This is a predicted structure of a 76-nucleotide RNA (transfer RNA) from a bacterium. Rfam family: tRNA. The coordinates come from a structure-prediction model, not an experiment, and the mean pLDDT is 83.
[in-house]
């Protein structure tokens, strides 16, 4: 330097053109208990890695760019 994946909630992920982006875990109230755990009910937390294009509409499609990985050349 060439290729490929990945990047969405605090963490691990789903969603892959169309309503206000969801879950499981963590967190917070709240019921339950002498108390704590579990276990029930309810809530908060995203401008979907940047930036630009296409589209009536972009997390999703397209170009470039940024950090992960992971494979193949070079050089030594």
């Nucleotide at each position: 330097g060439g290729g490929c994946g990945a990047a969405u909630a605090g963490c691990u992920c789903a969603g892959c053109g169309g309503u206000u982006a969801g879950a499981g875990c963590a967190c917070c109230u709240g019921c339950c208990u002498u108390a704590c755990a579990a276990g029930c009910a309810g809530g908060g937390g995203g401008u979907c890695g940047g930036a630009g294009g296409u589209u009536c509409g972009a997390u999703u499609c397209c170009u470039c760019u940024u950090u992960c990985g992971c494979c193949c050349a070079c050089c030594a």